RNAcentral holds the sequence, with entries from ENA. Transfer RNA from Candidatus Shapirobacteria bacterium CG08_land_8_20_14_0_20_39_18, 72 nucleotides, folded computationally. It matches the Rfam family "tRNA". The family's RNA type in Rfam is transfer RNA. The organism belongs to Candidatus Shapironibacteriota, within Bacteria. The same sequence occurs in records of 3 taxa. Its mean pLDDT, the model's own confidence on a scale to 100, is 81.
RNA sequence: GAUCGCUUAGCUCAAUGGUAGAGCGCUUCGUUUACAUCGAAGAGGUUGGCGGUUCAAAUCCACCAGCGAUCA
Numbered sequence: 001g002a003u004c005g006c007u008u009a010g011c012u013c014a015a016u017g018g019u020a021g022a023g024c025g026c027u028u029c030g031u032u033u034a035c036a037u038c039g040a041a042g043a044g045g046u047u048g049g050c051g052g053u054u055c056a057a058a059u060c061c062a063c064c065a066g067c068g069a070u071c072a
């Protein structure tokens, strides 16, 4: 330098154009002498950034940034 892939909750990951979710973690309550386990409830997101297409975009397109792989 070229090609390809990835970027979504604190972490690991879903969501094939139609209200953004799960597991783990966190907070509160119950259970316990206490802790753990278990049960109930809750908080937590500008879906990397900026534009475009569309009635509607995490999803499609362009550009930028970061990370990774391959080739040279």
Stems, first nucleotide, its partner, number of pairs: 001071007010024004018055001026042005048064002051061002